Overview: The part of an RNA shown here (large-subunit ribosomal RNA, domain II) has 675 nucleotides and comes from a marine metagenome. It matches the Rfam family "Bacterial large subunit ribosomal RNA". Its mean pLDDT, the model's own confidence on a scale to 100, is 86. RNAcentral holds the full RNA, with entries from SILVA.

Context: one part of a larger RNA
RNA sequence: GCCGGCGAGUUAUAGGCUGUGGCUGGUUAAGACCAGAAAGGUUGAAGCCAAAGAGAAAGCGAGUCUGAAGAGGGCGUAAAGUCACAGUUUAUAGACCCGAACCCGGGUGAUCUAACCAUGUCCAGGAUGAAGCUUGGGUAACACCAAGUGAAGGUCCGAACCGACCGAUGUUGAAAAAUCGGCGGAUGAGGUGUGGUUAGGGGUGAAAUGCCAAUCGAACCCGGAGCUAGCUGGUUCUCCCCGAAAUGUGUUGAGGCGCAGCGGUAAGAGAAAAAGUCUGGGGGUAAAGCACUGUUUCGGUGCGGGCUGCGAGAGCGGUACCAAAUCGAGACAAACUCAGAAUACCAGAUGGAAAUCUUACCAGUGAGACGGUGGGGGAUAAGCUUCAUCGUCGAAAGGGAAACAGCCCAGACCACCAGCUAAGGUCCCCAAAUUAUCACUAAGUGAGAAAGGAGGUUGGAGUGCAUAGACAACCAGGAGGUUGGCUUAGAAGCAGCCACCCUUAAAAGAGUGCGUAAUAGCUCACUGGUCAAGGACUCUGGCGCCGAAAAUGAACGGGGCUAAGUGAUAUACCGAAGCUGUGGAAUACUAAAAGUAUUGGUAGGGGAGCGUUCCGUAUUAGUACGAAGCAGUAGCGAAAGCAGUUGUGGACGAAACGGAAGUGAGAAUGUCGGC
Numbered sequence: 001g002c003c004g005g006c007g008a009g010u011u012a013u014a015g016g017c018u019g020u021g022g023c024u025g026g027u028u029a030a031g032a033c034c035a036g037a038a039a040g041g042u043u044g045a046a047g048c049c050a051a052a053g054a055g056a057a058a059g060c061g062a063g064u065c066u067g068a069a070g071a072g073g074g075c076g077u078a079a080a081g082u083c084a085c086a087g088u089u090u091a092u093a094g095a096c097c098c099g100a101a102c103c104c105g106g107g108u109g110a111u112c113u114a115a116c117c118a119u120g121u122c123c124a125g126g127a128u129g130a131a132g133c134u135u136g137g138g139u140a141a142c143a144c145c146a147a148g149u150g151a152a153g154g155u156c157c158g159a160a161c162c163g164a165c166c167g168a169u170g171u172u173g174a175a176a177a178a179u180c181g182g183c184g185g186a187u188g189a190g191g192u193g194u195g196g197u198u199a200g201g202g203g204u205g206a207a208a209u210g211c212c213a214a215u216c217g218a219a220c221c222c223g224g225a226g227c228u229a230g231c232u233g234g235u236u237c238u239c240c241c242c243g244a245a246a247u248g249u250g251u252u253g254a255g256g257c258g259c260a261g262c263g264g265u266a267a268g269a270g271a272a273a274a275a276g277u278c279u280g281g282g283g284g285u286a287a288a289g290c291a292c293u294g295u296u297u298c299g300g301u302g303c304g305g306g307c308u309g310c311g312a313g314a315g316c317g318g319u320a321c322c323a324a325a326u327c328g329a330g331a332c333a334a335a336c337u338c339a340g341a342a343u344a345c346c347a348g349a350u351g352g353a354a355a356u357c358u359u360a361c362c363a364g365u366g367a368g369a370c371g372g373u374g375g376g377g378g379a380u381a382a383g384c385u386u387c388a389u390c391g392u393c394g395a396a397a398g399g400g401a402a403a404c405a406g407c408c409c410a411g412a413c414c415a416c417c418a419g420c421u422a423a424g425g426u427c428c429c430c431a432a433a434u435u436a437u438c439a440c441u442a443a444g445u446g447a448g449a450a451a452g453g454a455g456g457u458u459g460g461a462g463u464g465c466a467u468a469g470a471c472a473a474c475c476a477g478g479a480g481g482u483u484g485g486c487u488u489a490g491a492a493g494c495a496g497c498c499a500c501c502c503u504u505a506a507a508a509g510a511g512u513g514c515g516u517a518a519u520a521g522c523u524c525a526c527u528g529g530u531c532a533a534g535g536a537c538u539c540u541g542g543c544g545c546c547g548a549a550a551a552u553g554a555a556c557g558g559g560g561c562u563a564a565g566u567g568a569u570a571u572a573c574c575g576a577a578g579c580u581g582u583g584g585a586a587u588a589c590u591a592a593a594a595g596u597a598u599u600g601g602u603a604g605g606g607g608a609g610c611g612u613u614c615c616g617u618a619u620u621a622g623u624a625c626g627a628a629g630c631a632g633u634a635g636c637g638a639a640a641g642c643a644g645u646u647g648u649g650g651a652c653g654a655a656a657c658g659g660a661a662g663u664g665a666g667a668a669u670g671u672c673g674g675c
Base pairs, nucleotide, nucleotide: 001675002674003673004672005671006670011093012092013091014090015089016088017087018086019085020084021083022082023081025049026048027047031043032042033041034040053060063075064074065073066072096234097233099231103224104223105222106221107220108219114198115197116196117195118194119193120192121191122190123188125157126156127155128153132149133148134147135146136145137144161185162184163183165182166181167180168179169178200216202212203211204210209218237609238608239607240606241605242604247260248259249258250257251256261365262364263362264361265360266359267358268357269356276350277349278348279347280346281345288337289336293333294332295331297329298328299327300326301325304322305321306319307318308317309316310315368393369392370391371390372389373388374387375386376385377384398409399408400407413584414583415582416581418580419579420578424574425573426572427559428558429557433571435570436569437568438567439566440565446561452546453545456543457542458541459540460539461538462537463536465534473530474529475528476527477526479503480502481501484498485497486496509524513522514521585599586598587597588596589595610664612661613660614659615658616657617656622652629648630647631646632645633644635642636641
């Protein structure tokens, strides 16, 4: 892992509600008696509920309490209960099942290990050479010096022994801590044997929360104990009807609960439901505006101030500074509004036909997700977060979007080798146009991207020029006063400053650029000629181009496409579980038929059934001419399921009507067995 067996809402008591039945007041409990295997039957009004309530009570009573009250008000009077049985739900019990870590009680442990006590035992070999002593030197005497002797030491090197610093191997190991190679201590606070002592909030600890039998921030065993678990997992047959929520509020509350909201079932009420249409309302949002509150730019006038002149001062002047207020022009605002929509909301009418409300009982939900719209937060970030409103998913299958809960279309009762459509499509994969007409694109743009850039291309609008010859090209001219003045070493069109005239002319700047030290030189503006028909510029629409670098080819789903791309128009077709057709089933309405409508569904509520074991009818029918069980098999039923038959098997055992449950497995890291 698979297969098979087992495996989870039970039972008792009490209450609520619903259904069925008895009686109309209902009913017995313990006990007793009868019968006895048991079940049962008969008694037994003690008690309980109801029949009257109101008040704290005395007391009163269809009333009573409050009150001074014949007031008012509260609760009553005017609806039948009760006893069983069944279902459901609540409470108390382990209370649907499995699951803690813990806490407490009583015991068992120091054969491991920690410390201590008693008594034993062990430490190859080598090195160093303290004190003391002796001798010699030395001193007034000591001190002191030297040699020898001597043997000390938590001394040194290093086996046994004890330890465990490093590395490798090992890591389902040879081993639940080792092996190999190095390493530390090795006469000491040393190692070790035997016997003993200390026990669980306790011991022991040269102290690491270490160790106390492979267990230690509180050992192990049994018990309280089925602790508790607002937590996780699991919870077993079928069909039918309806069908949510992820919100508000409170909560030592936030992944839990209570109440409300939203669902179901039953009974009742009443004609008032929703969408739509019409009519009438209030508003202060969007947009807008500046009349208020604030913000704000420019201009005019210029209170006041600054600076400044005159004056002894009072004061009188000036000002290209700042600037109140006001006027004109132009703007901004969630906490501005003179005005002011659309929607929405409220009311009435119409409309239409199953909502709405009340009561009772039973729930679940109270983590929501994305998308559109209007906002807040954030960075006008997030598959972000938080509100409002609508949709879908949640609980929704089908078609489309290559694939894709939340997007687009559309809501699956069942069957059909029938038809029409939606979104989306119609060259092939792949059902249907290689459809028609007019344009555009040349980039494989289409089929990913910005600021920005560009004689891409195709339209639109406009302004000059042009056979009295435009635009481009070519030929020629492009001069004189004058080297304008200033400046400068120089400044001559062309470093810079000022001015920018006049003349001759077809035309020619006191000069457009290059150039020179400055000149020179080249060129342009401008003019004539040659040529011969359009040409120049501005704004703007469409489609393209560049901008464009990432890790496998990976930015049309692929092939491939110049349309099979893009824009516009038109027709046809394909395309879904949508709609239609044909047949069938169920639910609701209804007395029935007919008819009409309905039949996606998680949590959840309600209804109807199938099957298993046992019991009663029952010593049932059946059965050795073959029961149950097992295996095969083409029957029936909407399903759970039920038959027939064949083989096997070798003795039991249906169906029906009732009753009672150890009553249905695929999941629980379930449990036991097998492989």